[in-house]
RNA sequence: AACUCAUCAAGACCAGCUGAGGGACAGGCCCGUUGAAGCUGGGGCAACCGCCGGAUAGUCAGACCGACUAUUUUGGAAAGGUGCCAAUUCCUUCGGAACGAAAGUUCCGAGAGAUGAGUC
Numbered sequence: 001a002a003c004u005c006a007u008c009a010a011g012a013c014c015a016g017c018u019g020a021g022g023g024a025c026a027g028g029c030c031c032g033u034u035g036a037a038g039c040u041g042g043g044g045c046a047a048c049c050g051c052c053g054g055a056u057a058g059u060c061a062g063a064c065c066g067a068c069u070a071u072u073u074u075g076g077a078a079a080g081g082u083g084c085c086a087a088u089u090c091c092u093u094c095g096g097a098a099c100g101a102a103a104g105u106u107c108c109g110a111g112a113g114a115u116g117a118g119u120c
Base pairs, nucleotide, nucleotide: 002119003118004117005116006115007114008113013042014041015040016039017038021031022030023029026092027091028090043085044084045083048081049080051076052075053074054073055071056070057069058068059067060066089112093110094109095108096107097106098105099104
């Protein structure tokens, strides 16, 4: 890099260095010298992996106690591996449905993207 799966309406910022960009892409609309991006230090959010229990099912063992595995099950903690800390993924594109006089609104699915886990 590619592929698979899950999630994406919630949540969480200060300081130092530095100095003009940033919000993936394009358009829009925003953020930014009352300091962007980046780097450093500290803090925080969340709970994907991992961790500790319960439930259910199965397997093993068996006198009992038990061990292991799985789960579109449930609770917890936050030491570890990541991630994140303006705006719904800031909004948008395509297909379908409902409503509407229209503009359009809402919902479902797909696409794009992000993050995690896994595979090669």
SAM riboswitch aptamer (S box leader) from an uncultured Parvularculaceae bacterium, 120 nucleotides, folded computationally.
It was read from a public genome assembly, where an Rfam model found it.
The coordinates come from a structure-prediction model, not an experiment, and the mean pLDDT is 82.
Rfam family: SAM riboswitch aptamer (S box leader). Rfam links the family to the GO term regulation of gene expression.